Record summary:
The prediction has a mean pLDDT of 78. Predicted 3D model of RNase P RNA and transfer RNA as a complex of 436 nucleotides. Rfam match: Bacterial RNase P class A. Its family is annotated with ribonuclease P activity, tRNA processing and dimeric ribonuclease P complex in the Gene Ontology. It is annotated as a ribozyme.
RNA sequence: CAAGUAAACCGGGUGACCGCCCCGAUUAAUAUCGGGGAGGAAAGUCCGAGCUCCGCCGGGCAGGAGGCUGGGUAACACCCAGGAGGGGUGACCCUACGGAAAGUGCCACAGAAACAUACCGCCCCGAUGACAAAUCGGGGUAAGGGUGAAAUGGCGAGGCAAGAGCUCACCGGCGGCCGGGUGACCGGCCGGCCGGGCAAACCCCCUCCGGAGCAAGACCAAAUAGAGGGACGCAGGGACGCCCGGCCCGUUCCCCGGGUUGGUCGCUUGAGCCCGAUGGCAACAUCGGGACCAGAUAGAUGGUCACCGUCCCGAUUUUUAUCGGGAUACAGAACUCGGCUUACAGGCUUGCUUGGCCC
RNA sequence: GGGCGGUUAGCUCAGUUGGUUAGAGCGCUGCGUUGACAUCGCAGAGGUCACUGGUUCGAGUCCAGUAUCGCCCACCA
Numbered sequence: 001c002a003a004g005u006a007a008a009c010c011g012g013g014u015g016a017c018c019g020c021c022c023c024g025a026u027u028a029a030u031a032u033c034g035g036g037g038a039g040g041a042a043a044g045u046c047c048g049a050g051c052u053c054c055g056c057c058g059g060g061c062a063g064g065a066g067g068c069u070g071g072g073u074a075a076c077a078c079c080c081a082g083g084a085g086g087g088g089u090g091a092c093c094c095u096a097c098g099g100a101a102a103g104u105g106c107c108a109c110a111g112a113a114a115c116a117u118a119c120c121g122c123c124c125c126g127a128u129g130a131c132a133a134a135u136c137g138g139g140g141u142a143a144g145g146g147u148g149a150a151a152u153g154g155c156g157a158g159g160c161a162a163g164a165g166c167u168c169a170c171c172g173g174c175g176g177c178c179g180g181g182u183g184a185c186c187g188g189c190c191g192g193c194c195g196g197g198c199a200a201a202c203c204c205c206c207u208c209c210g211g212a213g214c215a216a217g218a219c220c221a222a223a224u225a226g227a228g229g230g231a232c233g234c235a236g237g238g239a240c241g242c243c244c245g246g247c248c249c250g251u252u253c254c255c256c257g258g259g260u261u262g263g264u265c266g267c268u269u270g271a272g273c274c275c276g277a278u279g280g281c282a283a284c285a286u287c288g289g290g291a292c293c294a295g296a297u298a299g300a301u302g303g304u305c306a307c308c309g310u311c312c313c314g315a316u317u318u319u320u321a322u323c324g325g326g327a328u329a330c331a332g333a334a335c336u337c338g339g340c341u342u343a344c345a346g347g348c349u350u351g352c353u354u355g356g357c358c359c
Numbered sequence: 360g361g362g363c364g365g366u367u368a369g370c371u372c373a374g375u376u377g378g379u380u381a382g383a384g385c386g387c388u389g390c391g392u393u394g395a396c397a398u399c400g401c402a403g404a405g406g407u408c409a410c411u412g413g414u415u416c417g418a419g420u421c422c423a424g425u426a427u428c429g430c431c432c433a434c435c436a
Base pairs, nucleotide, nucleotide: 001355002354003353004352005351006350007349009347010346012308013307014306015305016304017303018302020037021036022035023034024033025032026031039330043341044340046339047338048337049336050335051213052212053211054210056246057245058244059243060242061241063209064208065207066206067205068082069081070080071079072078083097084095085094086093087092098204099203103202104201105198106197107196119145120144121141122140123139124138125137126136127135128134153171154170156168157167158166172194173193174191175190176189177188178187179186180185217265218264219263220262226256228255229254230253231252236249237248238247258435259434260433273290274289275288276287277286278285279284309328310327311326312325313324314323315322316321360432361431362430363429364428365427366426369385370384371383372382378416387403388402389401390400391399409425410424411423412422413421
């Protein structure tokens, strides 16, 4: 210098004028003054919680979610650290990563055979034949061919009638023993013990799970019509799976119809934010200090102008520079947090890797 | 704001437990029937199964994400 990789961050600034939403002060009211006013994703609503309501408890069956290990956390499908497998020259990245030897099921087409199998081929024996070739019959063989996504551990040597873990070396798997590690797992030795795949098919094992959601819910005010229909006849209900048992309510449940479209609370001080110290590899935790930082209810956070910034293009110019034009993203709170995922013009910083050149 | 469901031919819908070529009705095109039209008969065309990625030998189907469309909800007696 170029290419790459990982992490963190910014994502317009200043001024003037006109407006909008809250809070506070003054004021009889109008009004005036002061303060505050979107995001890294406020989004998708995909997970996990707080909070609120739904009389209660227990058991079973369904159903759902998660799935290597250890830790963090209020909790999680999140985060951190590690293991194994895979990719990359490398920095580094990716992984829905329990069980196929509990059972069931499936593996289309092709192929002899997809679970137990001999199509071609190879070899042996018998008969005919001529001791050959060939044909027929019986048997051995998964080494070779062929089919397929997948063919009975891989590869080499020995061995054999031909073959075969039949025997041996190396590699892979499984089992046992020993050692290390909290653990996933790793290393060594021994034993020929060695017949596929699919669980994002059913299923098995382990862990967890009540439901609804701020349009939850509480209060005030206003208005109105229930002599409407159905289920049941002691049923029914116990908010949204089913069944059983106990307790409780004790007349209900569903549909249809009627009225209102007002106000207050919930509502923003929070498992939150900023700075520092300590412990920890880290996620994070503890302690100390500091600030108060949006709360609407048809829904505020905006518009115009000027100057500056960043990037791109064109012209002049040796360059610097000047002038003109264009662009400046994704998107916008509605009960609140912790995450994940998705979208994002452009810019910036740091660590590391590879390659080239120079000293 | 919150909670659900869908997307397959021009339209309305099937697609069972993943399997070889994705179908049905209406519509469209051509031919026949008729003097002509309708009806009817025969034949045919028409599909990135919304999109992207993954699991699998193999995906309309299973899983994840994205896009888009549709439905429901308040309070009182």